[in-house]
Order: sequence, then structure tokens, then C1' cells
RNA sequence: GCGGCGGAGCGCGAUGGUCGCGGGCCCUUCGGGGCCUGAGGAAAGUCCGAGCUCCACAGGGCAGACUGCCAGGUAACGCCUGGGCGCCGGAAGGCGACGGACAGGGCCACAGAAAACACACCGCCACGCGGCAACGCGCGGUAAGGGUGAAAAGGUGGGGUAAGAGCCCACCGCGCUCACGGUAACGGCGAGCGGCACGGCAACCCCCAGUCGGAGCAAGGCCAAAUAAGCGGCGAGGUCCGGCCCGGACCAUUUGAGCCGCGGGUAGGCCGCGUGAGGUGGCGGGCGACCGUCAUCCCAGAGAGAUGACCAUCCGGCCUUCGGGCCGAACAGAACUCGGCUUACGGCUUCGCCACCAGC
Repeated sequence: GCGGCGGAGCGCGAUGGUCGCGGGCCCUUCGGGGCCUGAGGAAAGUCCGAGCUCCACAGGGCAGACUGCCAGGUAACGCCUGGGCGCCGGAAGGCGACGGACAGGGCCACAGAAAACACACCGCCACGCGGCAACGCGCGGUAAGGGUGAAAAGGUGGGGUAAGAGCCCACCGCGCUCACGGUAACGGCGAGCGGCACGGCAACCCCCAGUCGGAGCAAGGCCAAAUAAGCGGCGAGGUCCGGCCCGGACCAUUUGAGCCGCGGGUAGGCCGCGUGAGGUGGCGGGCGACCGUCAUCCCAGAGAGAUGACCAUCCGGCCUUCGGGCCGAACAGAACUCGGCUUACGGCUUCGCCACCAGC
């Protein structure tokens, strides 16, 4: 210099001013005024795990759902860290639902003889028949070679054979046992045994192991106009005859009209609701995720509704006739709250590592 790999941070730039909006506190002559504070790394999808709340709950089992290498972290997890194994990459590094296929069932397109009790299209070989021969036909053997396929029943060499074949042998590979290293997954040095046999798919059913009550802040609670039942107290009047008086009718006065109170909880209001598995910094432990300790900070919260606009200077980018002009963008936007995952995102800053080329 060029290409790549893995992180970290920021994210309608910074400072000042003017005006405006939400929340809190204070003052007020009730008109208003002052101070502080006000979106995100994903606030998103609502996928997983929790806190919190209410409901349910003797114990055990079935069904169902989810998870699935090992160790650790964590409140917990399907998350994270470290490790193992497999695959990809020359490397840095990346990816992986990664238990079981001799418990059972099921499936394996096309091609191919055969896709799982192996099989025989070409080929090879023995025998029989025909033929002078090449060869053909028949009946067997074979699985080394060819061919098909994503996948074909270990590989190489030798022995062996009519030709062949783990049929036998050596080495490699594979499986099991013991010992060894490792907390473990696992590893491969060693020893022994086995037999070359038991194709693949469990993200098909299934088996094994582990985990799991349900609903969710419209949870739930408090206050409480209105209304019914019910309870307690007082209690004799009430309705109609067009408004009033008289008069009259009906109902009630034990079973009680009406009024008051309790109760109940609709409208409405309040709490839940912002000090938390909290942020920042130092120190200590740990490879790390993370943990401990000390100091310090208080950081939106609602109606579903606020979180903005303009000006100046600077900074960055582009253009320039060198006077200046234009632009500062992406995804998106809280509404019980946290921890994760996933998805969306123009760009900027920064750190570590790998490979190649050239020079000193």
C1' cells in the first nucleotide's frame, strides 16, 4: 500500500440565544412568574426468561408443550462465557436443535440390477451343447472392474482362487474393554479383544433425560355521585279529583309509605408508577461471561396527546466565478418494569488480528 476477520463507541453534529410544549418543586396581586428536568440503540417484533399482582393448588400418575455435547455465569432463560466435537476458510476467524437408528413403526424422489432379509445390466470364470474358429445359447459361480445415484455394504498391498470375495494375513481405518490425561464433554500414547457387521432420515412418529399450574398493569387495590337486594333508626301519612280551601275516593299505619344511615360499587378520581436484579468511576477476584467492595449520581412518565422551531458562530461534507452557496441524512419514537434474542438502520470514530505485495 492493498484485501480480509473480529470487537468497542457514537448516531437529525457542538456551543450560545429567542420563542413554544409535557412533568416536578417553589412563589403569586390568581393574570402569571422562577428553577430543575424531558426518547432509543433498537423505545420495534412480543419470540424466550423473570420481578410484581390476582386466581388455583394434599400426594402420585397420564396427556401436552418446550429443551437436548460439557463446565461455568445469572434472579432466571431457549441467553451469555469458556471448552469439546463436526463442517467451512490458506489464515485471522465463522457456522452448528450436537441424546438414541440392534425398542418398534414409517420414509428414502429420479436414475439404477439392487435403497436394506442386498442385488446382477455390462463384465469375469467353470461346466454342458452348437460351431473349424471368432462366438452364440443354456445352467451355475462371482461382486474385483464398468455403469446409476445424494448415498451401493471399509481402504492399500499380499496370499488365495476356475474367476473372485475379510475367504485369510499385515498395515491403516472402525467398534468395545482396561489403563492414562482431563472436573467433564472428550482425547489420543499404550495393552487386549472383536468383526469387517448393524446405509441414511428422529427439523417423521417414537424412545430416553430434564424443565413446566393459569392469567396478565384493561393485573390488582383504595375513595366514591347513581341504582337494586339486604340491614338498622325515625316514623304517619301518601296519591288522585286541572291551581288553592272544603269535601270525597283509594292505599298504608302487625307484613311500614316516606326520610336518614349502613351496605353495595356504576360514572369519575387516586394508587400501582419510577431508588432499580439501577447508572458512572476506582480498587480487588476471574482466561471470560460475571462477581465483590468503596465512592458518587437520581435519570421521562402521562389523556393514547409533550419531547419542537428559528437565528448566530464553529465543525464536517459537496460545489465554487474564491465573494460565497448548499447540505448535516438512516431505522425509528416510551406508556407496569427488567434480563436476553431477533429484526430495521445513511453514516462517523476507534482498537486488535490475519494474508499478500514493495521498500528500508
A computed fold for a 360-nucleotide RNA from Gemmatimonadetes bacterium GWC2_71_10, annotated as Bacterial RNase P class A. The model forms 94% of the base pairs in the Rfam consensus. Its Rfam family is "Bacterial RNase P class A". Its family is annotated with tRNA processing, ribonuclease P activity and dimeric ribonuclease P complex in the Gene Ontology. By type it is a ribozyme. Model confidence (mean pLDDT): 76 of 100. It is recorded under the gene name rnpB.